[in-house]
RNA sequence: AGUUGUCUUCAGGGCAGGGUGAAAGUCCCGACCGGUGGUGAGAGUCCACGACCCGCGUUUGCGGCUGAAUCCUAAUAGGAUACCGAUAGUUAAAGUCUAGAUGGAAGAAGACAGAU
Numbered sequence: 001a002g003u004u005g006u007c008u009u010c011a012g013g014g015c016a017g018g019g020u021g022a023a024a025g026u027c028c029c030g031a032c033c034g035g036u037g038g039u040g041a042g043a044g045u046c047c048a049c050g051a052c053c054c055g056c057g058u059u060u061g062c063g064g065c066u067g068a069a070u071c072c073u074a075a076u077a078g079g080a081u082a083c084c085g086a087u088a089g090u091u092a093a094a095g096u097c098u099a100g101a102u103g104g105a106a107g108a109a110g111a112c113a114g115a116u
Base pairs, nucleotide, nucleotide: 001116003114004113005112006111007110008109009108010107017029018028019027031096032095033085034084035049036048037047038046044083045082053064054063055062056061069081070080071079072078073077087099088098089097
């Protein structure tokens, strides 16, 4: 230095202000947010992965599903204009509230041990 094993810790943000109404951070105007790794440089919308959801097994797991961008400049940066966002709940329809979740996890950092 890379590599194998065991273990520990960490690992998601966001409706200000206003309108209608008996009632809305759920509707309307407007505001705000962006997991992980990679990619000639720093990416919500390029590639892959996780989460959620569905099926099977039900201890680990396996399979499926899996949103959205264009233009100018040399770009993931700058400028411009767009778009996307699980399930259940709720005096009223939710990316932003509450709940499953003090959960799980892509992965990140570190400790120890083995061989090279």